[in-house]
RNA sequence: CCACGCUAGGCGGGGGGCUGGCGGUCCCCUGUACCCGAAAUCCGCCGUACGCGGGGCCGAAUUCCCACCCGAGGCUCUUCGGGUCGGGAAACGGCGUGACUCGGGGGCGAUGAAGACCGGGUCCCACGCAACGGAGCCCUGUGAACCUGGUCAGGCCCGGAAGGGAGCAGCCAUAAGCAGGUGUCUCCGUGUGCCGUGGGGGAGCCCGGUUGGAGCUUUCCGAUCACGCACGCCCCGGUCCGGAGAAGUCGACGGUGGGUGCGUGG
Numbered sequence: 001c002c003a004c005g006c007u008a009g010g011c012g013g014g015g016g017g018c019u020g021g022c023g024g025u026c027c028c029c030u031g032u033a034c035c036c037g038a039a040a041u042c043c044g045c046c047g048u049a050c051g052c053g054g055g056g057c058c059g060a061a062u063u064c065c066c067a068c069c070c071g072a073g074g075c076u077c078u079u080c081g082g083g084u085c086g087g088g089a090a091a092c093g094g095c096g097u098g099a100c101u102c103g104g105g106g107g108c109g110a111u112g113a114a115g116a117c118c119g120g121g122u123c124c125c126a127c128g129c130a131a132c133g134g135a136g137c138c139c140u141g142u143g144a145a146c147c148u149g150g151u152c153a154g155g156c157c158c159g160g161a162a163g164g165g166a167g168c169a170g171c172c173a174u175a176a177g178c179a180g181g182u183g184u185c186u187c188c189g190u191g192u193g194c195c196g197u198g199g200g201g202g203a204g205c206c207c208g209g210u211u212g213g214a215g216c217u218u219u220c221c222g223a224u225c226a227c228g229c230a231c232g233c234c235c236c237g238g239u240c241c242g243g244a245g246a247a248g249u250c251g252a253c254g255g256u257g258g259g260u261g262c263g264u265g266g
Stems, first nucleotide, its partner, number of pairs: 001266006009058003012030005020046005034055004064259006073250004077245012092232002094229006101223005106217003115211008123200006129193002131190006137183001138181005148173004156165003
């Protein structure tokens, strides 16, 4: 150096999460890497832990091991922005309420504002009138198996007869009751009245008159002030999303360099 057979080792790695910690199941990155089975109130482990059980393949190098470089991506931190939730505050913005004053608009006002005075009304009491309601009186109609009246057919009773008697139905009338009417009637009542008379009251308001001689305004907007709400802004905390970082940390893929056997035969 060559051939054959073996062995160590390999047949993915990394970040997050979980955990006292390590690996796996889970999520993500890388990118292609043997198969089967179980694994979250979980599976296997313990100072190196870099999985467990079963099977298969490669095998000392393009494939194993180490160092460095590069660097996808993750995590931590800092910072910025946004969403959302809770709490706080009330200076500013916003909204609401009120006050009085001011400014503007609108309305009223020389066909006379505010103010002043007078009269009347609105209010209360009494009476009257009216309206309405109720009751009564009056009128009309209706109204009784018998216990209302009149007349009482038939029939009944008394009588020798003449005659007499009670009396149902029917008819007429009527009582209570019922219904209706209406009055110049009587009484009572009233959440009644553009009514009348008399008295009282007089703050406000309304109407009218006299005076006065230019304002009045309860309407809209704005300003000011006070109070309130807590929507924005602000402060604190939680949570989620996104951006930035010449910060820290881990780091796949890739690149460079180095390292690693045993037996037999030639």
Bacterial large signal recognition particle RNA from Thermotoga sp., 266 nucleotides, folded computationally. RNAcentral holds the sequence, with entries from ENA. The prediction has a mean pLDDT of 79. It matches the Rfam family "Bacterial large signal recognition particle RNA". Its family is annotated with signal recognition particle, plasma membrane targeting and SRP-dependent cotranslational protein targeting to membrane, signal sequence recognition in the Gene Ontology. The family's RNA type in Rfam is non-coding RNA gene. The model forms 94% of the base pairs in the Rfam consensus.